This is a predicted structure of a 503-nucleotide part of an RNA (small-subunit ribosomal RNA, 5' domain) from Rhodosorus marinus. The coordinates come from a structure-prediction model, not an experiment, and the mean pLDDT is 88. Its Rfam family is "Bacterial small subunit ribosomal RNA".
Context: one part of a larger RNA
């Protein structure tokens, strides 16, 4: 010197852009943070309209009635494996880089080939019942793009090559003509659904090759290590299994044991290297603590399930409920780190044919000099070198153009008025924001550290080896440029100085 996600002291105007729990992967009150489609379904609790009735105060109360708008609760579907957070654990099932073969892949995009015809149920509603709740349990009943047969099979899948197996689902506009139980059949457009086939995407496996210390850790390993049958999975494979051999790794450091998420990078430094992985971005890996496996294209799953356990809560003591390493917010630890904001206007994401809906992702704001940038606290003149201060050889030096005084700007702040980009037609949370014009008035704005050498800065007065100072070297024991205080002076600047830390 140069850096930081800094913390402490003093101070402190503004404005852009960034970045804010590094400590306890401690506990959490409360709110929101994953929902959507009625163009898949029976259907109507709620509000709105229309249509009938009844009472009658003649416009208003009730009751029907799913007609239409919509739509609770319910069955389907699709999403709730992404986005978001956090780094406990991993020293290699992890990451980097380079390859490879034994696979899957919803939504997406091309091809083909199909989408005939039946049926049995089961929520919700209803009725009954049981519990304090959370829920649960019987009985009739009902629909579907919800299950389930029957038929069909280009290409698929099995095969012993002869043959066997295996599929779907409708809905939503429009419509001449025929048909009609007037519902609609039946035709078209579009979305969807079945098989299969290639591709994109993403995901699962495997190889080499790099990847912190510690020999005061020297031998480990029985499914270990490899071969044959079986299993298993989406796939190679001791992945599992029963027989069969006796192997496999290690000083080129196995095996324990300590620390530790890993790259792009990021700080330093001419480089070579060292140090580190906060913000962004890739991968991993978690989700109170341990195991589980359900469902799905995808999870052995943050805001799903089931056992177990620690802790919280509610209770009628019989039994339940709950997991912020998501945004905010509490307590707690700690030198230390923000609002229980706004908005879905942009940009994405999920659902839907859309209108939309929903999104603490996102985009703004609001706190704090936490850093980086840039602005400004005013300019010009002014010598009786004023007055005050300090020193002093008492002459004067100095502070000092410094201030007054004159004579000007008007950034910033602060009134007023106008007012976007971002939004290719509407639609702006940010916001009357930035940004332009206009007014008044120097008006609202400097500190902090140092002065012995290194080191830019010297001079009285206290003190008297005391009281301190201090990064090294040392300074103070009666004239201390080293201590403390005073004028004066170097640095730097909305900062400045000390601590930690790295090169």
């Nucleotide at each position: 010197g140069a850096u930081u996600g800094a913390a402490c002291g003093c101070u402190g105007g503004c404005g852009g852009c960034a970045g804010g729990c590094u400590u306890a992967a401690c506990a959490c009150a409360u709110g929101c943070a994953a929902g959507u489609c009625g163009a898949g379904c029976g259907g109507u609790a709620a509000c709105a309209g229309g249509g009938g009735g009844u009472g009658c105060u003649u416009g208003c109360a009730c009751c029907c009635u799913g007609c239409u708008g919509a739509c609770g609760a319910g069955c389907g579907g699709c999403g709730g494996a992404c986005g978001g957070g956090u780094g406990a654990g991993u020293a290699a099932u992890g990451c980097a880089u380079a390859g490879g073969a034994a696979a899957c892949u919803g939504c997406c995009c091309a091809g083909u080939a199909g989408u005939g015809g039946g049926g049995g149920a089961u929520a919700g509603c209803c009725c009954g019942g049981g519990g304090a709740a959370a829920c649960c349990c019987g009985g009739a009943u009902u629909a579907a793009u919800a299950c389930c047969g029957c038929g069909u099979a280009c290409g698929c899948c099995c095969u012993u090559c002869g043959g066997g197996g295996g599929a779907a689902a409708g809905c939503a506009g429009g419509g001449g003509a025929u048909c009609u139980u007037c519902g609609g059949a039946c035709c078209u457009u579009g979305c969807g659904c079945u098989a299969u086939u290639g591709g994109a995407u993403g995901u699962g496996c495997c190889u080499a090759u790099g990847u912190c210390g510690g020999a005061u850790u020297a031998g480990c390993u029985a499914g270990u290590u490899g071969g044959u049958g079986g299993g298993g999975u989406a796939a190679a494979g001791g992945c599992c299994u029963a027989c069969c051999a006796a192997g496999g790794c290690g000083a080129c450091g196995a095996u324990c044991c300590u620390u530790a998420g890993c790259u792009g990078g990021u700080c330093u430094g001419a480089g070579a290297g060292g140090a580190u992985g906060a913000u962004c971005a890739g991968c991993c890996a978690c989700a109170c603590u341990g195991g589980g496996a359900c469902u799905g294209a995808g999870a052995c799953a943050c805001g799903g399930c089931c056992c177990a356990g620690a802790c919280u809560c509610c209770u009628a003591c019989g039994g339940g409920a709950g997991g912020c390493a998501g945004c905010a917010g509490u307590g707690g630890g700690g030198a230390a780190u923000a609002u229980u904001g706004g908005a879905c206007a942009a940009u994405g994401g999920g659902c839907g044919a859309a209108a939309g809906c929903c999104u603490g992702a996102u985009c703004c704001a609001g706190c704090a000099a936490u850093g980086c940038c840039g602005c400004g606290u005013g300019a010009g003149u002014g010598a009786u070198g004023a007055a005050g201060g300090c020193c002093u050889u008492a002459g004067g030096g100095u502070u000092g153009u410094a201030a007054a005084g004159c004579u000007c700007u008007u950034u910033u702040a602060c009134c007023c008025g106008g007012g976007a980009u971002g939004a290719u037609a509407a639609u702006g949370a940010c916001a009357g924001u930035a940004c332009c014009g206009g007014g008044a008035g120097a008006a609202u704005a400097a500190g902090c550290u140092c002065c012995g050498g290194c080191u830019a800065a010297c001079u009285c007065c206290g003190u008297g080896c005391c009281a301190g100072c201090a990064g090294c070297c040392g300074c103070g024991g009666u004239a201390a440029u080293a201590c403390g205080g005073a004028g004066g002076g170097u640095g730097c600047a909305a900062g400045c100085g000390u601590u930690a830390a790295u090169c």